Small-subunit ribosomal RNA, 5' domain from a Bacteroidales bacterium, 559 nucleotides, folded computationally. It was read from a public genome assembly. The coordinates come from a structure-prediction model, not an experiment, and the mean pLDDT is 81. NCBI's taxonomy places the organism under Bacteria, Pseudomonadati, Bacteroidota, Bacteroidia, Bacteroidales. It matches the Rfam family "Bacterial small subunit ribosomal RNA". Rfam links the family to the GO terms ribosome and structural constituent of ribosome.
[in-house]
Context: one part of a larger RNA
RNA sequence: GAACGAACGCUGGCGGCGUGGAUUAGGCAUGCAAGUCGAGCGAGAAUCUGGGAGUUCAAGUUUUCGGACGAGGACUUCCGGAGGAAAGCGGCGGAAGGGUGAGUACAACAUGGACAAUCCAUCUCCAAGAUGGGCAUAGCCUCCCGAAAGGGGGGAUAAUGCCGAAUGUGGCGAGCCGGGGCAUCCCGGCGGAGCUAAAGGCGGGGACCGCAAGGCCUGCCGCUUGGAGCCGGGUCCGUGCGCUAUCAGCUUGUUGGCGGGGUAACGGCCCACCAAGGCGAUGACGGCUAGCUGGUCUGAGAGGAUGGUCAGCCACACUGGGACUGAGAUACUGCCCAGACUCCUACGGGAGGCUGCAGUCGAGAAUCAUUCGCAAUGGGCGGAAGCCUGACGGUGCGACGUCGCGUGGAGGACGGAGGUCUUCGGAUUGUAAACUCCUUUUGUGAGGGAUAAACGAGUGCGAGGCGAACAGCCUUGCGCGGUGAUAGUACCUCAAGAAUAAGAGACGGCUAACUCUGUGCCAGCAGCCGCGGUAAUACAGAGGUCUCGAGCGUUGUUC
Numbered sequence: 001g002a003a004c005g006a007a008c009g010c011u012g013g014c015g016g017c018g019u020g021g022a023u024u025a026g027g028c029a030u031g032c033a034a035g036u037c038g039a040g041c042g043a044g045a046a047u048c049u050g051g052g053a054g055u056u057c058a059a060g061u062u063u064u065c066g067g068a069c070g071a072g073g074a075c076u077u078c079c080g081g082a083g084g085a086a087a088g089c090g091g092c093g094g095a096a097g098g099g100u101g102a103g104u105a106c107a108a109c110a111u112g113g114a115c116a117a118u119c120c121a122u123c124u125c126c127a128a129g130a131u132g133g134g135c136a137u138a139g140c141c142u143c144c145c146g147a148a149a150g151g152g153g154g155g156a157u158a159a160u161g162c163c164g165a166a167u168g169u170g171g172c173g174a175g176c177c178g179g180g181g182c183a184u185c186c187c188g189g190c191g192g193a194g195c196u197a198a199a200g201g202c203g204g205g206g207a208c209c210g211c212a213a214g215g216c217c218u219g220c221c222g223c224u225u226g227g228a229g230c231c232g233g234g235u236c237c238g239u240g241c242g243c244u245a246u247c248a249g250c251u252u253g254u255u256g257g258c259g260g261g262g263u264a265a266c267g268g269c270c271c272a273c274c275a276a277g278g279c280g281a282u283g284a285c286g287g288c289u290a291g292c293u294g295g296u297c298u299g300a301g302a303g304g305a306u307g308g309u310c311a312g313c314c315a316c317a318c319u320g321g322g323a324c325u326g327a328g329a330u331a332c333u334g335c336c337c338a339g340a341c342u343c344c345u346a347c348g349g350g351a352g353g354c355u356g357c358a359g360u361c362g363a364g365a366a367u368c369a370u371u372c373g374c375a376a377u378g379g380g381c382g383g384a385a386g387c388c389u390g391a392c393g394g395u396g397c398g399a400c401g402u403c404g405c406g407u408g409g410a411g412g413a414c415g416g417a418g419g420u421c422u423u424c425g426g427a428u429u430g431u432a433a434a435c436u437c438c439u440u441u442u443g444u445g446a447g448g449g450a451u452a453a454a455c456g457a458g459u460g461c462g463a464g465g466c467g468a469a470c471a472g473c474c475u476u477g478c479g480c481g482g483u484g485a486u487a488g489u490a491c492c493u494c495a496a497g498a499a500u501a502a503g504a505g506a507c508g509g510c511u512a513a514c515u516c517u518g519u520g521c522c523a524g525c526a527g528c529c530g531c532g533g534u535a536a537u538a539c540a541g542a543g544g545u546c547u548c549g550a551g552c553g554u555u556g557u558u559c
Base pairs, nucleotide, nucleotide: 001559002558003557004556006555007554008553009552010551013405014404015403016402017401018400019398020397026361027360028359030358031357032356035092036091037090040089041088047082048081049080050079051078052077053076054075055074056073057072060069061068062067099316100315101314109240110239111238112237113236114235115234118233119232123229124228125227126226127225128224129223131165133163134162135161140155141154142153143152144151145150170196171195172194175190176189177188178187179186180185200221201220202219203218204217205216208215209214242288243287244286249279250278251277254276255275256274257273259271260270261269291313292312293311294310295306296305297304298303318339319338320337321336322335341352342351343350344349369395371394372393373392377391378389379388380387381386408438409437410436411435418429419428420427421426444495445494446493447492448491452486458480459479460478461477462476463475464474465473466472503548504547505546506545507544508529509528510527514543515542516541517540518539524531525530
């Protein structure tokens, strides 16, 4: 000198863009952060409504004054219709998105290869299929246990839930042929026995069949098998990637083989048997520290330091362990066990996990709102409308950083007053002020007022495709059409008025900038050299000056 996720002191007008728990991976009240599909399924509350019955009130009509009739209202109940809440079964998604850096010196990361040792739901394309049966269970009803969380028995029931059977284009499958490969083998063709699938839903429709449901035809979504692709993983190898020898020897599933098990897959990954190997001063083993990278800072470069925000990968989710489900799991807001902690309890037993967004306590020099919205972008589900989304988009707070703007402009005296200094003549503050003319950024008031919106449902007119079809569905063109958190914000116009806006540090040398007064080795200063003991440009105050400026200094850290 440059830099910073900075902090502290003094000061502080505005805006754009960024950025903000670095310490206790300490503990957490509260709210929200993952749902969705009724076009898979059964059932169906509130409410409204049609009808029947009952109870009750009652305008009024009539009366022999006892009563009779009675529109209409309210309530209860039964049968139906509309309605769709909450819950349940089932599907897909909860493995993404979001957070953090504890662990990890390597099973990570970066880079380059390999898989003839591999998997892939959804999506795209191709081929083929989708026949015919059965069964249970939740919700519900009922009984019981429990303070609760919850649990148990019985009964009835549905499905794209579950299970046989059929079919087998195909797939797996001993073997044969051709081609290829460094090799275990791979690719293509032929191929015996055997094994192996499926589910429906929502629309539309002319003839024909059917009492009807519907069959039948057709469109869309879904289902099954196989192949190809995309995307995303898994595994293996080479190289690189801290400090320490005051760590020198380490190792028994250890190193290799054979045979098996297991896995999507290779392998001591695991197991039985056999052999005695394997690693190491080119640093094994141990200890300490640490997420890695693209990058960032600095530097002329070489290098050094660093890894916050953003992006890629990895790891973790109260601590430790475990599997289940699934195409996929370190499963953050899934399950089980153990532990610590907190809470509820009827003392028998239960509940919980902010390293999601806010927020709170603690510790700390120190780091924000318990905000608005799904309008945009993206994600999940859904045919769609849509629902959900603390991802995200915004606003707020902090001079934390960076960039921009302003705090007025022009004129104005051989120079006011005041201050300071003085050789008492004057000098300086100083064109500075006053004063005159002008402007109005910003601020204040008033009026207008966005871009971000593109899609989409629906609808009108067309085009193309499927189709028997002028239904219907799909694709597409041009119109109409609803939707804005930010925000009455940005921005524009008008009005008045210099009006609303300057400080901080320094002035002995390094280092730009000097005098007076006070103090008297005191009080104090100080980055280094050093100042201060009676004329201190070095302390303190004042005037003046210098530097930077909404900042200026100090401290910390890096180069």